[in-house]
Predicted 3D model of a 75-nucleotide RNA (transfer RNA) from an Armatimonadaceae bacterium. It matches the Rfam family "tRNA". The coordinates come from a structure-prediction model, not an experiment, and the mean pLDDT is 82. The sequence is in RNAcentral, with records from ENA and MGnify.
RNA sequence: CCCGCCUUAGCUCAGUCCGGAUAGAGCGGGCCCGUCCUAAGGGCAAGGUCGGGGGUUCGAAUCCCUCAGGCGGGG
Numbered sequence: 001c002c003c004g005c006c007u008u009a010g011c012u013c014a015g016u017c018c019g020g021a022u023a024g025a026g027c028g029g030g031c032c033c034g035u036c037c038u039a040a041g042g043g044c045a046a047g048g049u050c051g052g053g054g055g056u057u058c059g060a061a062u063c064c065c066u067c068a069g070g071c072g073g074g075g
Stems, first nucleotide, its partner, number of pairs: 001074007010027004020058001030044004051067005
């Protein structure tokens, strides 16, 4: 220098191919129940500008461009 993949909740990841209106799960943390006290187990709610910016569109996590970071391959 060239090519490919990844970036979504505190952590690990779905969803992206084929755009559709409210963005999800598990774990963790919080509160409550539970118990004589713990623990196990159960319940409830919170937590996200979907890596940054721009574009297309009635509508973008999803498509296009660009930048940044990470991983892999080639030279």